[in-house]
């Protein structure tokens, strides 16, 4: 010390006040939150210099893309229901720290400024948020979740 592979750690925030009511952190007013990896004209530090400039950390919810979720698929089980003369087969239903694809669902941005160049800066007004629960509809309360998992980090093996 490359590829490769393996081990280990970490890896998500948010309802304060008021209002209507029997009953809301779910409504309705005002408010609060923003996971990764990638772009980068800001912002910082650093080399070089005559200048052009390199280089290194940050820096988008809503530009590109990933993740959790549904869903699809398929493996085990338990129920249930139709078949059947029995063995049996078929369907649906629930559950598992299942397995597998990764083709299906999966949110949301304008205007203005400046500039060669911006949907990323600056300024304003805006919108967006799985699924199941619930005295009454959740991004923010309770579960699955002591889970999962984008990736981040370190380490051991490694031709040479």
């Nucleotide at each position: 010390a490359a590829a490769a592979c393996c081990u280990c750690u970490c890896a998500g925030g948010g309802c304060g006040g008021g209002g209507u009511g029997a009953a809301a952190u779910u409504c309705c007013c005002c408010a609060c939150c923003g996971g990764c990896g990638g772009u980068a004209a800001g912002c910082g530090g650093g080399c070089a210099c005559c200048a052009u400039g390199c280089c290194c950390g940050c820096a988008a919810g809503c530009c590109c893309g990933c993740g959790a979720g549904c869903g699809c698929u398929u493996g085990c089980g338990u129920c249930u229901c139709u078949c059947u003369g029995u063995c049996g087969a078929g369907a649906g239903a629930c559950g598992c720290c299942g397995g597998g694809a990764c083709a299906g669902c999966a949110g949301a941005u304008c205007c203005g400024g400046u500039g060669c160049a911006a949907c990323u800066c600056c300024g304003g007004a805006g919108c967006c948020g799985a699924c199941g629960g619930u005295c009454a509809a959740a991004g923010u309360c309770c579960g699955g979740a002591u889970g999962g998992a984008a990736g981040a980090g370190a380490g051991a093996u490694g031709a040479c």
The prediction has a mean pLDDT of 77. FMN riboswitch aptamer (RFN element) from Celeribacter neptunius, 160 nucleotides, folded computationally. Of the family's consensus pairs, 100% are formed in the model. It matches the Rfam family "FMN riboswitch aptamer (RFN element)". Its family is annotated with FMN binding in the Gene Ontology.